[in-house]
RNA sequence: CCGUGCUAGAUGGGGAGCUAGCGGUGCCCUGUACCCGCAAACCGCUAUAGCGGGGUCGAAUUCCCCCUUGAGGUAUCGCAUCUCAGGACUGCUCCGGCCAAGUGGCGUUGAAGAUUGGGUCCUACGCGGCAGAGGCCUGUGAACCCCGCCAGGUCCGGGAGGAAGCAACGGUAAGCAGAUCCCUCUGGGCGCCGUGGGGUCACCUGAUUGGAGCAGGCUGUCCGAAGCAAGCUGGUAUGUUGGUAUCGACAGGGGGUGCACGG
Numbered sequence: 001c002c003g004u005g006c007u008a009g010a011u012g013g014g015g016a017g018c019u020a021g022c023g024g025u026g027c028c029c030u031g032u033a034c035c036c037g038c039a040a041a042c043c044g045c046u047a048u049a050g051c052g053g054g055g056u057c058g059a060a061u062u063c064c065c066c067c068u069u070g071a072g073g074u075a076u077c078g079c080a081u082c083u084c085a086g087g088a089c090u091g092c093u094c095c096g097g098c099c100a101a102g103u104g105g106c107g108u109u110g111a112a113g114a115u116u117g118g119g120u121c122c123u124a125c126g127c128g129g130c131a132g133a134g135g136c137c138u139g140u141g142a143a144c145c146c147c148g149c150c151a152g153g154u155c156c157g158g159g160a161g162g163a164a165g166c167a168a169c170g171g172u173a174a175g176c177a178g179a180u181c182c183c184u185c186u187g188g189g190c191g192c193c194g195u196g197g198g199g200u201c202a203c204c205u206g207a208u209u210g211g212a213g214c215a216g217g218c219u220g221u222c223c224g225a226a227g228c229a230a231g232c233u234g235g236u237a238u239g240u241u242g243g244u245a246u247c248g249a250c251a252g253g254g255g256g257u258g259c260a261c262g263g
Stems, first nucleotide, its partner, number of pairs: 001263006009057003012030004020046005034054005063256006072247006078240004083235004089231002091228003095224003099220001101219003105214002113209008121198006127191002130187006137178004146171003154163003
């Protein structure tokens, strides 16, 4: 070096998840890669970490190690969107206050301030008005038990005459109705009313004095309070040619790896 037979090993790998951990079933990626049985409320194992049975290849294009590349996955950050909540900050809206810078207003035909009178307030009385009651006034008002006058009739009397008395007529009491001019009494969520007393400096107003400010409409500064939720903050979900970290298939390159017999 060649041939034959073996052995280690290989017969897919990886990600997330599950798990104390490992591997598998299930999902996803890679891309083509022996078969059967088992298994998500799971199955089998324990650092030599699927188990059981059968088959094939076998020291190399196939096994092992390193480097490069890198599909894809995951975590996190950023960003975008949906949705829920908040109200610290920015912004916006409404309200209150402060200042008096701007603008407008009032003021030498007299501001602020000071003094003083009156009113608004309370109370007493008066006056008026209103309401009620009574009086006054008008009308009506009694079969008899109210009045006057009493025809007729009745009674007494010899007579003259006298007596009681119904109706009509006239009047009146209680009562009823009206009128409201006048009088009296009582009352009040009555009064551009009068008089007296009290009170106040809050407002209005008059007078005197004084001699230059007053006031806060709009804008603005600042402060407070309420609201909106665009920005913002926090949560959830989804997406992401983005950043970082991590695992990493496939592919490319480099290196390494037995035993026996015969020639």